[in-house]
Context: one part of a larger RNA
Molecule: large-subunit ribosomal RNA, domain IV
Organism: Pseudomonadota bacterium
RNA sequence: CCGUGGUUAAGGAACUCUGCAAAUUGGCACCGUAACUUCGGAAGAAGGUGCACCUUCAUUAGGUGAGGGGGUUUACCCUCCAAGCUGAAGGAGGUCGCAGUGACCAGGGGGUGACGACUGUUUAGCAAAAACACAGGACUCUGCUAAGUCGCAAGACGACGUAUAGGGUCUGACGCCUGCCCGGUGCCGGAAGGUUAAGGGGACCCGUCAGCCGCAAGGCGAAGCGGGGAACCGAAGCCCCGGUAAACGGCGGCCGUAACUAUAACGGUCCUAAGGUAGCGAAAUUCCUUGUCGGGUAAGUUCCGACCUGCACGAAUGGCGUAACGAUUGCCCCACUGUCUCGACCACGGACUCA
Numbered sequence: 001c002c003g004u005g006g007u008u009a010a011g012g013a014a015c016u017c018u019g020c021a022a023a024u025u026g027g028c029a030c031c032g033u034a035a036c037u038u039c040g041g042a043a044g045a046a047g048g049u050g051c052a053c054c055u056u057c058a059u060u061a062g063g064u065g066a067g068g069g070g071g072u073u074u075a076c077c078c079u080c081c082a083a084g085c086u087g088a089a090g091g092a093g094g095u096c097g098c099a100g101u102g103a104c105c106a107g108g109g110g111g112u113g114a115c116g117a118c119u120g121u122u123u124a125g126c127a128a129a130a131a132c133a134c135a136g137g138a139c140u141c142u143g144c145u146a147a148g149u150c151g152c153a154a155g156a157c158g159a160c161g162u163a164u165a166g167g168g169u170c171u172g173a174c175g176c177c178u179g180c181c182c183g184g185u186g187c188c189g190g191a192a193g194g195u196u197a198a199g200g201g202g203a204c205c206c207g208u209c210a211g212c213c214g215c216a217a218g219g220c221g222a223a224g225c226g227g228g229g230a231a232c233c234g235a236a237g238c239c240c241c242g243g244u245a246a247a248c249g250g251c252g253g254c255c256g257u258a259a260c261u262a263u264a265a266c267g268g269u270c271c272u273a274a275g276g277u278a279g280c281g282a283a284a285u286u287c288c289u290u291g292u293c294g295g296g297u298a299a300g301u302u303c304c305g306a307c308c309u310g311c312a313c314g315a316a317u318g319g320c321g322u323a324a325c326g327a328u329u330g331c332c333c334c335a336c337u338g339u340c341u342c343g344a345c346c347a348c349g350g351a352c353u354c355a
Base pairs, nucleotide, nucleotide: 001350002349003348004347005346006345007344008343010341011340014339019336027051028050029049030048031047036041038173052095053094054093055092056091057090062086063085064084067081068080069079070078071077072075096100108334109333110332111331112330113329114328115326116325120132121131136171137170138169139168140167141166142165148157149156150155174321175320176319177318179251180250181249184248185247186244187243188242189241190240193239194238195237199233200232204228205227206226207225208224211220212219213218252270253269254268255267256266279313280310291307292306293305294304295303
C1' cells in the first nucleotide's frame, strides 16, 4: 500500500451524478395515529411507554383430573365434591448493573412530483424498467367439414367446443370522456355503363398441290392439308357509384378592427376532405431556454405551483384525473452517521523483506 472487519474528538451530507456505502431503526405488549380514499385501506402511519430477578396477593384465573358421593332411562350416562400435576396475565413491595427483546436473530421515517392501475413477466451470461403481460373496453372475422393454424397429402389442432363460442387487431383497473375529416389508401356493399384474359368465332390473307395456260422461263390454281387472322360473344378485377376512422391516416394561411396603450369578442380574403373540440401544456414532448412569475435555499440549469409565445400535446398509435401498489425515477425534510472537513488508531488476511 491492498482486502475484510472494528473504534473515533468537534461538526453532521459540507461528500457525490446520487446519502453510493455505512450508520440509524429493529422483538413483544400497551397507548396513540394525519391528509387522502375505490371505505378495503393509507397503518407497523407518525409519535410514545413498558420489558430482568426476588417476595407476596396466591392453594391465583384457566387446563388436567386420581379418588369419592348422589341420581336415573344401567350408559363410552347425568350431576356434586376433590387430591395431585400443570399454569398464564396482573397488583403490591423489594434487589442488582452503565445497560433487563443485556449476546444472536428482527423496519429508518416523513412530505411532494413523473410513469405504470395492481400481483406478475423479461434481454440464461453488462438493461428488471415508464418495456411485456394483465382483468376491463372496442372493432372485425367465423353458422360448423366454422373462421384460423400445421401438413405435399392423409390427417391433426381449433374442440369432443358452437356466436354468453372460437380466431385476429388495437387499447389497457377504475372515474370523467373519447370531438371534426371518407378527398387519398384499405375494407365492405353495388352492379347500369367503360375497359378486360383464356376460350368461342371465323370475314379475309398466305403456303402447298391435282389440273390448266405457255416453245420455254414461268403463270393461274379446285378440294384437302397447313399457317396467320378482323368483327362479334367471353368473368373476376380495375374504372365507376355509395358506405366505413376504437380502419391506415389527416385535423390551415394572410390582412384589418374597441374612446390611453395593449389585445381582438368582430370583419375581409385565399386554400382544404376537414382545418385540433374537451382536457392538458417550457411537459419522459419547449428549439430559442437557466422562458417569466411565485415557492423552497444565505445562494436552486434540478424540483413544486402558475402563465401559454404548444419550434413540434391532444383524445383507445387513447386524453385528463386517480386511492392502493413499485429492488422504477425526480425534488425536499427529520433522524443518523468516517460520505466528507481530514485524518487517526486497532484486528485479521495479502502484498513486501528475510529464512